Predicted 3D model of a 73-nucleotide RNA (transfer RNA) from a Candidatus Woesearchaeota archaeon.
[in-house]
RNA sequence: GUCCCGAUGGCUUAGAGGUUAGAGCGGUCGGCUGUUAACCGACAGGUCGCCGGUUCAAAUCCGGCUCGGGACG
Numbered sequence: 001g002u003c004c005c006g007a008u009g010g011c012u013u014a015g016a017g018g019u020u021a022g023a024g025c026g027g028u029c030g031g032c033u034g035u036u037a038a039c040c041g042a043c044a045g046g047u048c049g050c051c052g053g054u055u056c057a058a059a060u061c062c063g064g065c066u067c068g069g070g071a072c073g
Base pairs, nucleotide, nucleotide: 001072002071003070004069005068006067007066010025011024012023013022018056027043028042029041030040031039049065050064051063052062053061
């Protein structure tokens, strides 16, 4: 330098054009228990890496950029 893959709550991740962006772990509060753990319930936490484009509508499609990983030279 060229090409490929990825970036979504604190962490791990689902979501392949439309309904409120879900889940597990973790956190907070409550229940249960003699206590703790386990278990059960509720709640908070995301503007989907950034900028633009397409579309009635974009996390999702297109372009550029940034960062991480990989292949080739």
Lineage of the source: Archaea > Nanobdellati > Candidatus Woesearchaeota. It matches the Rfam family "tRNA". The family's RNA type in Rfam is transfer RNA. Rfam links the family to the GO term triplet codon-amino acid adaptor activity. Rfam's curators write: Transfer RNA (tRNA) molecules are approximately 80 nucleotides in length.